[in-house]
Context: one part of a larger RNA
RNA sequence: GGAUAAACGCUGGCGGCAUGCCUAAUACAUGCAAGUCGAACGGUCUAGCUUGCUAGACAGUGGCGAACGGGUGAGUAACACGUAGGUAAUCCACCCUUAGGACGAGGAUAGCUUCUGGAAACGGAAGGUAAAACUGGAUAGUAUAUUUGAAGGCAUCUUCGAAUAUUUAAAAGAGCAAUCUACCUAGGGAAGAGCCUGCGGCGCAUUAGCUAGUUGGUGAGGUAAUGGCCCACCAAGGCGAUGAUGCGUAGCCGGACUGAGAGGUCGACCGGCCACAUUGGGACUGAGACACGGCCCAGACUCCUACGGGAGGCAGCAGUAGGGAAUUUUCGGCAAUGGGCGGAAGCCUGACCGAGCAAUGCCGCGUGAAUGAUGAAGUAUUUCGGUAUGUAAAAUUCUUUUAUUAGGGACGAAAAAACAAAUUGACGGUACCUAAUGAAUAAGCUCCGGCUAACUACGUGCCAGCAGCCGCGGUAAUACGUAGGGAGCGAGCGUUAUCC
Numbered sequence: 001g002g003a004u005a006a007a008c009g010c011u012g013g014c015g016g017c018a019u020g021c022c023u024a025a026u027a028c029a030u031g032c033a034a035g036u037c038g039a040a041c042g043g044u045c046u047a048g049c050u051u052g053c054u055a056g057a058c059a060g061u062g063g064c065g066a067a068c069g070g071g072u073g074a075g076u077a078a079c080a081c082g083u084a085g086g087u088a089a090u091c092c093a094c095c096c097u098u099a100g101g102a103c104g105a106g107g108a109u110a111g112c113u114u115c116u117g118g119a120a121a122c123g124g125a126a127g128g129u130a131a132a133a134c135u136g137g138a139u140a141g142u143a144u145a146u147u148u149g150a151a152g153g154c155a156u157c158u159u160c161g162a163a164u165a166u167u168u169a170a171a172a173g174a175g176c177a178a179u180c181u182a183c184c185u186a187g188g189g190a191a192g193a194g195c196c197u198g199c200g201g202c203g204c205a206u207u208a209g210c211u212a213g214u215u216g217g218u219g220a221g222g223u224a225a226u227g228g229c230c231c232a233c234c235a236a237g238g239c240g241a242u243g244a245u246g247c248g249u250a251g252c253c254g255g256a257c258u259g260a261g262a263g264g265u266c267g268a269c270c271g272g273c274c275a276c277a278u279u280g281g282g283a284c285u286g287a288g289a290c291a292c293g294g295c296c297c298a299g300a301c302u303c304c305u306a307c308g309g310g311a312g313g314c315a316g317c318a319g320u321a322g323g324g325a326a327u328u329u330u331c332g333g334c335a336a337u338g339g340g341c342g343g344a345a346g347c348c349u350g351a352c353c354g355a356g357c358a359a360u361g362c363c364g365c366g367u368g369a370a371u372g373a374u375g376a377a378g379u380a381u382u383u384c385g386g387u388a389u390g391u392a393a394a395a396u397u398c399u400u401u402u403a404u405u406a407g408g409g410a411c412g413a414a415a416a417a418a419c420a421a422a423u424u425g426a427c428g429g430u431a432c433c434u435a436a437u438g439a440a441u442a443a444g445c446u447c448c449g450g451c452u453a454a455c456u457a458c459g460u461g462c463c464a465g466c467a468g469c470c471g472c473g474g475u476a477a478u479a480c481g482u483a484g485g486g487a488g489c490g491a492g493c494g495u496u497a498u499c500c
Stems, first nucleotide, its partner, number of pairs: 001500004006496005013365006019358002021323001026321003030318003035064003040061002043058007071276003081200007090193002095189007103137001105135002112127006141168001143166010172181003202248003209239003214236006221229001251273004255266004278299005301312004329355001331354003337351001338349004368398004378389004403437006412427001444489005449470003455484005465472002
């Protein structure tokens, strides 16, 4: 000098764009943050009357979603991440595409009614009911096993066929209809995920030895899948000064800062990956989780209780307490973008879009312009003549960015089968435009001994004090304090901290 998620002191006019708990992964009051579908199903209620229809709402069964989106960085020195590959060792809901199919039966159960337990949370018994819920049967391909043909490869093999045996599918809804949506099986695609490998990126040797499922083999199990992943048996291996093991520290990267570069430091915001969700463990459901706003168990803590038993998890958005030098509103809207569900209308969405607060940062603008010497007054100084402040002010002539007031007033929004018409904006009566008023509403901070741009007077008298280094101050202090003057930067200026 540059930089910062900064803080502190003094000061503070406006706008745009960003950023805003770095500390206690501490504890959390309250509200909201994941629902949706009546075009899957039986029903209940309400309204209207044409009294058997129409419309709307709803708890329950069922489907899809809830594994995304959002947060945090505790743990992790690891195939966690980055990069380059492998998977002939794999999976894949929704979406696209190709081919074929959807036959025929059955038994329940919630809701509901009745009875009943409990303070509550939540249940129990009986009766009866529907489905795209559930269970058999048929058929087809698939899959598995055996036999066999062809082609190919990378060792185990892969692909395409044939035969035999075994096993295994399906669902309907809307519409007058055309048709649309949904369903089953198989092949391909897309996107995604799992696993494996080479290489790379930290400190300590005042950490030198570490290891028994340990290293390898055979077999069996498990998984979508390879594998000591797990188990039985067998062998005795495996790693290590090219730093094993241990301890400490740490999420990794694209990137950011600095620097001529090499390098050094960092990993806030934005994007990719990983890990976590009060602490520890576990599985269930599912295409996908070992699941932040799911379940079970254990621990700590908090709350309710009729003492028998129950409820909870902000590292989602706001907000509170605490900690701290320190970090915001318990705001508006689904109008846009995106997501979930739905045939659609639409519903939900603290994702998101916006507004609010903070000079926290960057950028832009303003606080007026021109003329103006009797060099006014005041102030400071003086050798008492003057000199400085200083064209500075006053005064004259202008301008109106900004401000205030008044009027007008957006883009962002065109999709939603086609055509026509209509409708849809939180921000916001905002930006912007026009007019009027009037210099009117707007300057500070640090420094002035040298480094380092900028000097005099008074006060003080090794005192009070200053100080980044050298050093100033003991009676003429350009170094302390005040004043005048000056220098620098400017809505900021200085200090502190950290990095280069």
Predicted 3D model of a 500-nucleotide part of an RNA (small-subunit ribosomal RNA, 5' domain) from uncultured Prevotella sp. The RNAcentral record of the full RNA draws on SILVA. Its mean pLDDT, the model's own confidence on a scale to 100, is 85.